[in-house]
RNA sequence: UCCGCCGAGGGGCGCUGCAAGUCCGGUCGCAAGGAUUGGAAUCAGGCUCGGCGGGAAUUUCGUCAAACGGCGCCCGCAGCAA
Numbered sequence: 001u002c003c004g005c006c007g008a009g010g011g012g013c014g015c016u017g018c019a020a021g022u023c024c025g026g027u028c029g030c031a032a033g034g035a036u037u038g039g040a041a042u043c044a045g046g047c048u049c050g051g052c053g054g055g056a057a058u059u060u061c062g063u064c065a066a067a068c069g070g071c072g073c074c075c076g077c078a079g080c081a082a
Base pairs, nucleotide, nucleotide: 001055002054003053004052005051006050007049008048009047010075011074012073013072014071015070018046022040023039024038025037026036027035028034045068
């Protein structure tokens, strides 16, 4: 650093809908689970941190530590004021 799984970042309901994935079409293509594009349904932990497993790359040492998540309503927790 990449992929998969798990955990944490307090929670519930409703709404909108981007990306990804699914489905139905168009175009290109010999073809493809190929490329591109339109529509429909679904969709607000897809992000960050940590753990485990498996890859890739790098490698000198040391130190510190979290920050976020559309809109509306509600619940919970903490603080302040009345």